[in-house]
RNA sequence: UACGAUCUUCGGGGCAGGGUGGAAUUCCCGACCGGCAGUACAGUCUGCGAGCGAAAGCUGACACGGUGUGAUUCCGUGACCGACGGUGCGUCAAGCAUGCGGCAAUGCCGCAACAGUCCGGAUGGAAGAAGAACGAU
Numbered sequence: 001u002a003c004g005a006u007c008u009u010c011g012g013g014g015c016a017g018g019g020u021g022g023a024a025u026u027c028c029c030g031a032c033c034g035g036c037a038g039u040a041c042a043g044u045c046u047g048c049g050a051g052c053g054a055a056a057g058c059u060g061a062c063a064c065g066g067u068g069u070g071a072u073u074c075c076g077u078g079a080c081c082g083a084c085g086g087u088g089c090g091u092c093a094a095g096c097a098u099g100c101g102g103c104a105a106u107g108c109c110g111c112a113a114c115a116g117u118c119c120g121g122a123u124g125g126a127a128g129a130a131g132a133a134c135g136a137u
Stems, first nucleotide, its partner, number of pairs: 003135002006132005017029003031117002033082002035048004043080002051058002062078005084120003088096002098112006
């Protein structure tokens, strides 16, 4: 130096403030966040991981201007995107509570709010990153 096999460690962030409402970090205004590799520094390019699926496979989003040999990556301006399950309380069962509605009515029946950011799978796993010692050259 780079190759082989082994092991270790690391390996995802985020609703301030306000409005409506019985109830919302879930709706509305607004705020905030951005895995890994490649490439001129990337959530929006190419590929990968994560997620879904029995498998095959499927899977989001950017424009304009500027600098520069070179940037959809930098600078400026304005945009856009974000898996699955859960979500009033309860040992999630029985049942209870709140609001609204219905009725043959002092009870009975029906209905309810939607998450990139909360909770959960996950004290998990992965793309990968770094290192240790061994062997080979």

Overview
A computed fold for a 137-nucleotide RNA, annotated as FMN riboswitch aptamer (RFN element). The model forms 100% of the base pairs in the Rfam consensus. It was read from a public genome assembly, where an Rfam model found it. Model confidence (mean pLDDT): 83 of 100.